[in-house]
């Protein structure tokens, strides 16, 4: 300090998630030791048991124990004193003067310190104890005694009130032989503690906006330690609140702690300060102090005891228990230390505290060993089989001992005589022993350090995010290895950081979330120039404070660290003091540049009221006579009751053509025929005036298109248009688009509504920062008849662009630039502008405006390609123009389907289907049934025996099994070897078994289409672009020109083959013009011709005319055998389709191994309701039958082709010359020509099918071959929708040859020649393709993407008749304990009185207040709820196709209406 994730890629926006640190943690796994810390975060739930606050006999009386004795000693209940208000626990409540901070005045204070004065004289009781007595107990009742430092009276002092007089008020002793000590009363002062008041500060919510009646202030009275509405009576009507009152939710607070560079965010365990609480709620008493944790009274709830009458209790002290929970310890030791209570003291008490125990809970330290040690042991894992790695690691050798074990010594902490140690025989130390007792956890695709094998097979499982797993997983599981940390390591949870994703530091708002529809304006914020005052802000200095601890830091102490400790320092903040006066504010006085006003011009669809005009429609009348209207095409509709058309007249309503514009006005919405009245604002120039009066603007007000609503209206509205509706069409449907009609509405008046893509998607104001052009209004200059020209100002608009900005697009003096001020708004997408609440409205609705849940993206701009029922352009047998077909028929053949024991397998749009297969009767053959074999039919190695081949017999369907005769060769270094057969065991063979989605190779297709790229440079943040685009041209990215490009490569073209012409040389088996010969190129001869096979020439727009740019080229012409790539072939760029093939071959992995291998016989691949493809033959007269006659090319042949001849109707048979081929044979070419018959018919057409008889091949012709003769004689008379080939020697038609092959199902396939056409205007359309451009929500790229209903499952939330709780509040009722007030009743030791009585006290009663309870109302909140409305999520459901391309009717916004659903339509608006 960043990095992952939206995309095919890119930039930016933006969320999600990660790496760091931390914790009172938990959990999984593992676990040697020490030190120091920490340890119920949940149920403020309930608590058994023990203990946590007592002490004093030197205050007092009494009793008991004990003693030989002593006025000794010890113990106990009671009276009395001090302390139980401290210490310890918890955080429920509390949003408050509770805490923090800084101040203050009207108070109090036991013990303690300093200091002054005093304690004289009397008295009456009550406990204990005794007697009697009630009760189960707790606890009492009554009688008679008694002491005090308990209680009472009196004398006296100071002080207080008051002018004076007068009034009121203390005390206690004890110990000691004594000095004296400890107590007591009363003053003053102090220290420390406590109470009270105040400034400032202290979480969230406005879907909480008004709250308050002792409330706010005053007077009198009461009350308190003291101030005070603290309480009460009277009087006034105040007080608080948008700077957030009240209400609701949550919460103890601070020092601090964690994170962070900081600003800041989160938090409030341990330690320390303050507060609050003590089962829940209320109350007082005592006291210096309490409204009291281990005191009291009352009430509720709960628990326990009980004799049922009544009683007892409160662990949020320390331990412990149950419960809750993911989760948190011992019913331990000691008062030795420190501190506290009490006492004169010894001492006693102390779960405070000091220590130990448990827990890796945290921080910190240390060990688990060290040195040497190789043919680099074994084992494991991997392997390219060589080796590599684990690994100097181990073993082994040598030395050592932190720790461990045994034994000895043994503390500091104790505080200045001594004594006193829980911890503890601990820490520490000495000696001995022996490497001995001691390593795990997580991870290894990327982020993120670390890689392989095996298993699994979208399964099991992983995952923080992206994601990974469907048979070769570095992502799952295991193993080996590696990496990281280490007595720990991972995971989970939470906080913070990264996150500049709430932005003060430090963000944004044209298109990504976000400028209110618009104006004026209140509070508030901000604000021109000059001088003055002041000192609030501001700045400087210094003082006080900000507890200690913590943090930082100088030192010190535990061996060192953590830890402990000494000193120091920092600091915001707050308050006080002193100073400065620039800036802001305040004060006072001025100024005119901002702003405004009077008077003067001026432009304008600005508003509002009134008046007048041209068209369409309707009605009336005339003419006229058959259609009109409407559409892509139609129909509904109108029309002989006279439409439409045309002429004349009239009526009514609404809207205003041309001008018109990028133009004008207005705050926006908006405003347009013409004229008039009235009214508002702008602007220009110059003078005068006011003198900061300004800018912005929360809340509130005003205005606000269209639609919509209410009530009226237009001589009882309605001309046109037109949601809904009704018809007609279209369509699979058509609730739409199109057509006909037509309702509300659209218009006016009055009033609502308050929303739009209300948009420049751009808030307002001010200032500054280049130009050019145009235009509107108003001036000025010069000039003029006028325009024009120059210049200023206020608008409007456009262009280009410097700077700058921006993610880019773009903006750019009308800023989205540079700055200042103010306001509104935004913080991932969806859920949702929804629910609930409130306000508003007649309603429709509007405004305000969430959450649960869900996803890892959603969105912006630009890029490349792809696509479009977008555009431009070009090409192709793509269409068109033509010829002939297919689809109908029969048959052949292939495929699907079905069937079957098997019908082997593959190929499936173009680019599968007469394809692989250039030959399925057996074989082939891979399939099925049956019979057999198991080192195998085939290969190599090892071992043994025999050479081998051959022949005969039995059995069997064959394979095979069994038996037998005969026989020994070749080579040799004599061991053996080669070839071959048989046999055993083993390595292995074998597989047409799987995966073409693991592969190689080969192939199809796009496509013989013209494209595909690279280097350097330049442009862009970048993906990318440029070059390759543009203007021409070409079959072509072919070439030329221009150009920020310049060059290069693959493809194209050319080079190759065949063919068309000439020529050179060569002539046999080919040829024959001339000469000779003959039945015959037969022979001599010839090399001219044909032909053959080699070589060579030829064609390059070379010449020419026109055209184009003086280019490339194009068009025409000449010459030429051939003319513009001459024709045909071979040749196929980067890539696409996971295209095809594991069954040609090769091959990884997987699978089978007495079987998925191998051999054999038979069957099947040939089945047959049917569907499709490719062909053949036909439907006839351009023909058919029969007879005669003529002309090819190319190819094949010795297990072959076979002539002539004989036989047979024929297939064929017999016999066989010739030819190893320019020689012989196949071989006859056919269409064609000629002649005859047939005469338009299911025929002398067509030949399927069927029957019998034959031939050929072959062991074999049944399933299942071909051919022949005779007989039989089916469908078919030109083929629906649709669709295919072909542009010249082509189509069509005719025969012919070959490969495979015993034969052949060949009508197929591949060649060859014969005869031999028609048409192409052209590029509108269909189809495919190239280039440019445009739009895009698609990138698996339109076979794309995607919307809504319905159906199913799950999830959370809303409303909901209700129902069940909780909390708060209001008034009423009832009213415990209790204080205070009052008292007529009862009672009473001290004082008083002779007495009766009195004063005072107690009880009881009364009134006020008042907890809990009761019933009532209201508010808030939680749970649940029949049926219900929507939402979200979910590999393969239904119905449509709304959106993205002109998405097939451009889309979207507001409103209304309508419809299964997306949606449709209407009115107005926007361009996104």
């Nucleotide at each position: 300090a960043g990095a992952g994730u939206u995309u095919g890629a890119u930039c930016g926006u933006g969320g999600c998630a990660c790496a760091g640190g931390a914790u009172g943690a938990a959990u999984g796994u593992u676990g040697a030791c020490g030190g120091c810390a920490u340890g119920c975060u949940u149920a403020a739930c309930a608590c058994a048991u023990a203990c946590a606050a007592g002490u004093c006999a030197u205050a007092c009386g009494a009793g008991a124990a004990g003693u030989g004795g002593u006025u000794u000693u010890u113990c106990u209940a009671g009276u009395g004193g001090c302390g139980g208000a401290c210490g310890g626990g918890u955080g429920a409540g509390u949003a408050a003067c509770g805490c923090a901070u800084a101040a203050g005045a009207a108070c109090u204070u036991g013990c303690c310190c300093u200091u002054g004065g005093g304690a004289g004289g009397g008295g009456a009781a009550c406990a204990a104890c005794u007697a009697c007595u009630a009760g189960a107990a707790a606890u009492g009742g009554c009688u008679a005694c008694u002491a005090a430092u308990a209680c009472c009276c009196u004398g006296u002092a100071g002080g207080c009130u008051g002018a004076g007089g007068a009034g009121g008020a203390a005390a206690a002793g004890g110990a000691g032989g004594a000095a004296u000590c400890c107590a007591c009363c009363u003053g003053a002062g102090g220290a420390g503690g406590g109470a009270c008041u105040u400034c400032u500060a202290u979480c969230u919510g406005a879907u909480u906006a008004g709250c308050u009646a002792g409330u706010u202030a005053g007077u009198g009275a009461g009350g308190c330690a003291a101030u005070a509405g603290c309480u009460u009576a009277c009087c006034a009507a105040g007080g608080c609140g948008a700077u957030g009152a009240u209400c609701a939710g949550u919460a103890g607070u601070u020092g601090g702690u964690c994170c962070g560079a900081g600003a800041g965010g989160a938090u409030g365990a341990u330690c320390a300060g303050c507060c609050a609480c003590a089962c829940u709620a209320g109350g007082a008493c005592u006291g210096a102090g309490a409204u009291u944790c281990a005191a009291c009274c009352c009430a509720c709830a709960c628990u326990c005891c009980u004799a049922u009458g009544g009683g007892a209790g409160g662990c949020a002290a320390c331990a412990a228990u149950g419960g809750g929970g993911a989760a948190u310890u011992u019913u331990c030791c000691g008062u030795a230390a420190u501190g506290g209570g009490u006492a004169a003291a010894a001492g006693c008490c102390u779960g405070a505290c000091g220590a130990g125990g448990c827990a890796a809970u945290g921080c910190u330290g240390c060990a688990u060993g060290g040195a040497g040690g190789u043919a680099u042991a074994a084992g494991g894992c991997c392997u390219g089989a060589g080796g590599g790695u684990u690994a100097u690691a181990a073993a082994c050798u040598c030395a050592u001992u932190u720790u461990c074990c045994u034994a000895g010594a043994g503390a500091u902490g104790a505080a200045g005589c001594a004594a006193u140690g829980a911890u503890g025989g601990u820490a520490u130390u000495u000696a001995g022993g022996g490497a001995a007792u001691a390593a795990g956890c997580a991870u290894c695709a990327g982020c993120u350090a670390a890689c392989u094998c095996u298993g699994u097979g979208c399964c099991a499982g992983c995952a923080g995010c992206c994601g990974g797993a469907g048979u070769a997983a570095g992502a799952c599981a295991g193993a080996g290895g590696a990496u990281g940390c280490a007595a720990g390591c991972g995971u989970u949870a939470u906080c913070u950081g990264g996150a500049a994703u709430g932005a003060u530091u430090c963000g944004g708002c044209g298109u990504c979330a976000a400028a209110c529809g618009u104006c004026g304006g209140u509070a508030g914020g901000u604000g021109a120039c000059u001088u003055u005052u002041u000192a609030a802000g501001u700045c400087c200095a210094g003082c006080g404070u900000c507890a200690a601890a913590u943090c930082c830091u100088u030192g010190g102490g535990c061996u060192g660290a953590a830890c402990c400790u000494u000193g120091g320092a920092c600091a915001a903040g707050c308050a006080g003091u002193g100073g400065a006066a620039a800036c802001u504010g305040c004060u006072a006085a001025g100024c005119u540049a901002g702003a405004g006003u009077c008077a003067g011009g001026u432009a304008g669809g600005g508003g509002u009221a009134g008046a007048g005009g041209a068209a369409a429609u309707u009605c009336c009348g005339g003419u006229g006579g058959a259609g009109c209207g409407g559409u892509c095409a139609a129909a509904u509709g109108c029309a002989u009751u006279a439409a439409g058309a045309u002429c004349g007249g009239a009526a009514a309503g609404a809207a205003c053509a041309c001008c018109a514009a990028g133009g004008g006005c207005g705050a926006a919405a908006g405003c347009a025929c013409u004229c008039u009245g009235u009214u508002a604002g702008g602007u220009c120039g110059a003078u005068a005036c006011u003198g900061a009066c300004a800018c912005u603007a929360a809340g509130a007000u005003a205005u606000g298109a269209a639609a919509g609503c209410u009530a009226g209206g237009g001589g009882a509205g309605g001309a046109g248009u037109g949601a809904g509706u009704g018809g007609g069409a279209u369509u699979a449907g058509a609730g739409a688009c199109c057509c006909c009609a037509a309702u509300a509405g659209u218009c006016c008046u009055a009033g609502c509504c308050a929303u739009a893509a209300a948009u420049g998607a751009u808030g307002g104001a001010u200032a500054c920062u280049g130009g050019g052009c145009a235009u509107u209004g108003c001036g000025c200059g010069a000039a003029u008849g006028a325009c024009c020209c120059g210049u200023g100002u206020a608008g409007u608009a456009u262009c280009u662009a410097u700077a700058g900005c921006u993610a880019a697009c773009g903006c750019g003096u009308u800023a989205a630039g540079u700055a200042u001020c103010c306001u509104a708004c935004c913080u991932a997408g969806g859920g949702a502008g929804u629910a609930c609440u409130u306000u508003u409205g007649c309603a429709a609705g509007a405004a305000u405006g969430a959450a649960a849940c869900u996803c890892a993206a959603a969105g912006g701009a630009a890029u490349u390609g792809a696509c479009g029922a977008g555009g431009g352009u070009c090409c192709g047998u793509a269409c068109a123009a033509g010829c002939g077909g297919u689809a109908a028929a029969g048959c052949a053949u292939g495929u699907g389907g079905u069937u079957u024991a098997a019908u082997u397998c593959g190929a499936u749009g173009c680019a599968a289907a007469g394809c692989a297969a250039a030959g399925a009767a057996c074989c082939u053959u891979a399939c099925c049934a049956g019979g057999g074999c198991u080192u195998g039919a085939c290969a190599u190695g090892c071992c043994a025996c025999g050479a081998a081949u051959c022949c005969u017999c039995u059995u069997g369907a064959a394979a095979g099994a069994g038996a037998g005769u005969g026989g020994u060769g070749c080579u040799u270094u004599u061991g053996g070897g080669a070839a071959u057969g048989c046999a055993c065991a083993c390595a292995c063979a074998g597989g047409u078994g799987g995966u073409g989605c693991a592969u190689g190779g080969c192939u199809a297709u796009u496509g013989u289409c013209a494209g595909c790229u690279c280097g350097u440079g330049c442009c862009g943040u970048g993906a990318g672009g440029u070059u390759u685009u543009g203007g021409g041209u070409u079959g072509a990215g072919u070439c030329c020109c221009a150009c920020a490009a310049u060059g290069a490569g693959c493809c194209c073209a050319a080079c190759c083959c065949u063919u068309a012409u000439g020529u050179u040389g060569a002539g046999u088996u080919g040829c024959c013009a001339g000469c000779a010969u003959g039945g015959a190129g037969u022979u001599u001869a010839g090399a001219a011709c044909c032909c053959c096979g080699a070589g060579u020439a030829g064609a390059u727009u070379g010449c020419u005319a026109g055209u184009a740019c003086u280019a490339a080229g194009c068009u025409g012409g000449a010459a030429g055998a051939a003319g513009u790539c001459g024709a045909g072939g071979a040749u196929a760029a980067c890539g696409u389709c996971a295209a095809g093939u594991c069954a040609u071959c090769a091959u990884g992995c997987c699978c089978c191994u007495c079987a998925u291998g191998c051999c054999c016989u038979g069957g099947g691949c040939g089945a047959c309701a049917c569907a499709c493809g490719u062909g053949c033959u036909a439907u006839a007269a351009u023909g058919g039958u029969u007879g005669g006659g003529a002309c090819a090319a190319a190819g094949g042949a010795u297990u072959a082709c076979a002539a002539c001849c004989c036989c047979a109707u024929g297939a064929g048979u017999g016999a066989g010359a010739g030819c190893u081929a320019a020689c012989u044979c196949c071989a006859a070419a056919a269409a064609c020509c000629u002649a005859u018959c047939c005469u338009c018919a299911g025929u002398u057409u067509a030949g399927a099918u069927u029957a019998u008889a034959g031939g050929c091949u072959g062991u074999a012709a049944c399933u299942c071959g071909c051919c022949u003769c005779c007989a039989u004689a089916a469908a078919g008379c030109a083929a629906g929708a649709a669709u295919c080939u072909c542009u010249a020697g082509u189509a069509a038609u005719u025969a012919u040859c070959g490969a495979u092959c015993a034969g052949c199902c060949a009508u197929a396939c591949g060649g060859c020649a014969g005869u031999g056409a028609a048409u192409u205007c052209g590029u509108u359309c269909c189809u495919g393709g190239g280039c440019c451009u445009u739009g895009u929500a698609a990138a698996c790229a339109c076979u794309g993407c995607c919307u809504a209903u319905c159906a199913c499952a799950c999830u959370a939330g809303g409303g909901g008749a209700g129902u069940u709780g909780g909390c708060c509040a209001u008034g009423c009722u009832u009213a415990a304990u209790g204080u205070c007030c009052u008292u007529a009743c009862c009672u009473u030791a001290a004082c008083u009185g002779c007495a009766a009585g009195g004063a005072g006290g107690g009880g009881a009663a009364u009134a006020u207040c008042g907890a809990a309870g009761g019933a009532u109302u209201g508010g808030c909140u939680a749970g649940u709820g029949a049926a219900u409305a929507a939402a979200g999520u979910g590999a393969a459901g239904u119905c449509a196709u709304a959106a993205c391309a002109a998405g097939g009717u451009a889309g979207c916004c507001a409103u209304a209406u309508u419809a299964g659903a997306a949606g449709g339509u209407a009115u107005g608006g926007c361009u996104g």
Predicted 3D model of a 1472-nucleotide RNA (small-subunit ribosomal RNA) from Hypericum pulchrum. The prediction has a mean pLDDT of 82.